A computed fold for a 71-nucleotide RNA from a Minisyncoccota bacterium, annotated as transfer RNA. Lineage of the source: Bacteria > Bacillati > Minisyncoccota. Its mean pLDDT, the model's own confidence on a scale to 100, is 84. Rfam family: tRNA. The family's RNA type in Rfam is transfer RNA. Rfam's curators write: Transfer RNA (tRNA) molecules are approximately 80 nucleotides in length. RNAcentral records the identical sequence in 3 taxa.

RNA sequence: GCGGGCGUAGUUUAGUGGUAGAAUAUCUGGCUUCCAACCAGAGGACGAGAGUUCGAUUCUCUCCGCCCGCA
Numbered sequence: 001g002c003g004g005g006c007g008u009a010g011u012u013u014a015g016u017g018g019u020a021g022a023a024u025a026u027c028u029g030g031c032u033u034c035c036a037a038c039c040a041g042a043g044g045a046c047g048a049g050a051g052u053u054c055g056a057u058u059c060u061c062u063c064c065g066c067c068c069g070c071a
Base pairs, nucleotide, nucleotide: 001070002069003068004067005066006065007064010024011023012022013021018054026042027041028040029039030038047063048062049061050060051059
């Protein structure tokens, strides 16, 4: 330099055009003499920009980052 794949919560991930879900972590409350475990609840996310569309996490393009292959 060329080609391909991936990017969603602190972390691991589901979601292939119509309200973004779960686990874990964090916080609060309950339970407990206290802690842990357990139970209930809360906050927290679509890499950036543009396009298509009534509507984009999803489709298209560019850029950024990571990984793989070729040279």